[in-house]
RNA sequence: CGGGGCGUGGCGCAGUUGGUAGCGCGCGGCGUUUGGGACGCUGAGGUCGCAGGUUCAAGUCCUGUCGCCCCGA
Repeated sequence: CGGGGCGUGGCGCAGUUGGUAGCGCGCGGCGUUUGGGACGCUGAGGUCGCAGGUUCAAGUCCUGUCGCCCCGA
């Protein structure tokens, strides 16, 4: 310098023909229990690396850019 992959709640991930973001663990509250654990119910928490563009609508398409990993020179 060129090519490819990944970047989504605290952590691990899903979201595959664009339609207003979900699962597990974790965390708060309640119930069950003498208590803990376990189990059940419920709740909080992300705007999807960043910045633009297309569209009525983008995590999902396009462009640029940043970080990490891999390959090549």